[in-house]
RNA sequence: GGCCAUCAUGCAGGAGAGAGUAGUCGCAAGACUGCCGCCGAAGGCGCAAGUGCACCCGCAAUCGCUCAGGCAAAAGGACUGUAUCAUCGCG
Numbered sequence: 001g002g003c004c005a006u007c008a009u010g011c012a013g014g015a016g017a018g019a020g021u022a023g024u025c026g027c028a029a030g031a032c033u034g035c036c037g038c039c040g041a042a043g044g045c046g047c048a049a050g051u052g053c054a055c056c057c058g059c060a061a062u063c064g065c066u067c068a069g070g071c072a073a074a075a076g077g078a079c080u081g082u083a084u085c086a087u088c089g090c091g
Base pairs, nucleotide, nucleotide: 002090003089005087006086008084009083010082011081012080013079018036020035021034022033023032024031025030037071038070039069043067044065045064046063050059051058052057
């Protein structure tokens, strides 16, 4: 100096599901709480596909569960691309 991988950050893309209803606060936008109906791609959990070595045991998905979160816009958003920084490994 290069490449792979990973962490962090910037930029771009990024789905799903009631602008539900009752009450309270508020000038309003809205926020909170209760009730009913839904979504899964923050996070979390799983006796889970799969995987490490057959078992124990471990790791674990875009699968499942919906605790949490969300259901006009905004915000968020797994993941993808790109740029920078840092780390590790390879040669």

Model confidence (mean pLDDT): 83 of 100.
The RNA shown here (Glycine riboswitch aptamer) has 91 nucleotides and comes from Pseudogulbenkiania sp.
Rfam family: Glycine riboswitch aptamer. Rfam links the family to the GO term glycine biosynthetic process.
NCBI's taxonomy places the organism under Bacteria, Pseudomonadati, Neisseriales, Chromobacteriaceae, Pseudogulbenkiania.
It was read from a public genome assembly, where an Rfam model found it.